Description:
Small-subunit ribosomal RNA, 3' major domain from a mine metagenome, 477 nucleotides, folded computationally. Its Rfam family is "Bacterial small subunit ribosomal RNA".
Context: one part of a larger RNA
């Protein structure tokens, strides 16, 4: 100097407290530990693994396992030979690989060859999601969006090393302002970026329709128009910038004016020095070691989906502020060409049939549902709840037996608010309610996004968890 203390001062944080909805106990779904298992591939492991790598395991993916098979090889490059192709169609054997028919098949050319492509050889090699994240780069995670983190000259100290960055106020903040052996200065912090909110300006289609016309069963449907809504350029705007007060005449903080917004307006991107031999050799790159007729390649078919149990993370309930029927409004933000796919027909219904438009402010996906109007059930294990099951269908795809989604009708299970304990949230936030997209041939209760309704509480910093400066004690470094 640090680190640690059941030391000490100060100060922050959904960190406690207030309060509002879960977890934890019910099905189920999903991940993992643990069994089992021929295999059930491999990594993640307190917080910082456990709906994580996976934005999507039926073949494929794949890395595992069990048979079949290959050995210069599935992929690259160089050397010799033969052939003339390769591609494509047609047979046979077989789970395929593979093996072997048969038909169609190249291009320069000085005719010596050469390109190029298929087969055969020999080697050098290739190849490995094999090992070591404790050889390594990259790239992440965490303390933490906390407010530290250092450095040059200069002072002190024999030195290690102080000092500046410590004090007095202050601030989300090492922000700023005063003092002061310091003076300056770099990496964060602000801020510059993007997005939200106001209003001008430019711009008028595919977007909108206030006035005029016209037409319609209705509709911006058609002349017109750009005023409005809106789209997207650009610009203004918030600065403690005005008032008053406290205050140390300073920084600031307290109220109010005005304004859409007020003191960091909301949100996002942004992650200092480090610290966990923190993760990842299975994205990828790499050193070293290892296999080399196998630990490399190929199929086929199983396995990653298994089930006494146990976690952890979610969806649906346990109902009346509900369940059901009927009617009836109002969104944002995507996405579409091997693509979304209208109207119309068929079907109870998944879905078909059929294709009009659209590379899309035009056409479509597309009725947003919570929500209002109205009826119905009346406290039951029920018209709650949908678990599992049988039966008939759809859809996707070589193919849904092991293992796929959806649909109808029939079954209707635990569950009546959940111990000990433990989580998230401070405002368009919880909590609720729906809508899109990525992966994707099918195939989310998960994941990233979008709007619709839309609370409650905060006295307060004593206590827990974590942080931050400052000071003390230390037999630890």
């Nucleotide at each position: 100097u640090g680190a640690c203390g059941g030391g000490g001062a100060c100060c922050c944080g959904c960190a406690c407290a207030a309060g509002c909805a879960g977890u934890g106990g019910a099905g189920u779904a999903u991940g993992u530990g643990g069994u089992u298992u021929a295999a059930u591939u491999c990594g993640a492991a307190g917080c910082a693994a456990c709906g994580c790598g996976a934005a999507g395991a039926a073949c494929c993916u794949u890395a595992c396992c069990a048979g079949g098979u290959c050995u210069u090889g599935a992929c690259a490059u160089c050397c010799c030979c033969c052939u003339g192709a390769c591609c494509g169609g047609c047979g046979c054997a077989g789970a395929g690989a593979u093996g072997u028919g048969c038909c169609u098949u190249u291009c320069c050319u000085u005719c010596g060859g050469g390109a190029c492509a298929g087969g055969g050889g020999a080697g050098a090699c290739a190849g490995g999601u094999g090992g070591u994240g404790c050889a390594u780069g990259g790239u992440u995670g965490u303390c933490g969006u906390c407010a530290g983190c250092u450095c040059g000259u200069g002072u002190c100290g024999u030195g290690a090393g102080a000092u500046g960055u410590u004090g007095g106020g202050u601030u989300a903040a090492g922000u700023c302002c005063c003092g002061c052996a310091a003076c300056g200065a770099g990496c964060g912090c602000a801020a510059c970026c993007c997005u939200u909110g106001a209003u001008g300006c430019u711009a008028g289609u595919u977007g909108c329709c206030a006035g005029c016309g016209a037409g319609u069963a209705a509709g911006g449907u058609c002349g017109g128009g750009c005023a409005c809504u809106c789209u997207a350029g650009g610009a203004u705007g918030a600065c403690u910038g005005c008032c008053g007060g406290u205050g140390a005449c300073a920084a600031a903080c307290c109220g109010g004016a005005g304004g859409a917004a007020g003191g960091u307006g909301g949100g996002g991107a942004u992650g200092a020095c480090g610290u966990c031999a923190a993760a990842u050799c299975a994205u990828c790159a790499u050193g070293c070691c290892c296999c080399u007729u196998a630990u490399g390649a190929c199929c086929u078919g199983g396995g990653c989906u298994a089930c006494a149990c146990a976690c952890g993370u979610a969806c649906u309930a346990c109902a009346a502020u509900g369940g059901c029927c009927g009617u009836u409004a109002c969104a944002g933000a995507g996405g579409g060409a091997a693509g979304c796919g209208a109207g119309g027909c068929c079907g109870c219904g998944a879905g078909g049939c059929g294709g009009a438009g659209c590379g899309a402010a035009u056409c479509u996906c597309a009725u947003a549902a919570a929500g209002g109007c109205g009826g119905u059930c009346u406290c039951a294990g029920u018209u709650c709840g949908g678990a599992u099951u049988g039966c008939a269908g759809g859809c996707u795809g070589c193919a849904a037996c092991u293992c796929g989604c959806c649909u109808g009708c029939a079954u209707g299970a635990a569950g009546u608010c959940g111990g000990a304990a433990u989580u998230g949230c401070u405002a368009g936030u919880a909590a609720u309610c729906g809508c899109g997209g990525a992966u994707c041939a099918g195939c989310a209760u998960g994941c990233c996004g979008c709007g619709g309704u839309g609370a409650a509480u905060a006295c307060g910093u004593u206590c827990c968890c974590g942080g931050g400066u400052c000071u003390u004690g230390u037999a630890c470094a």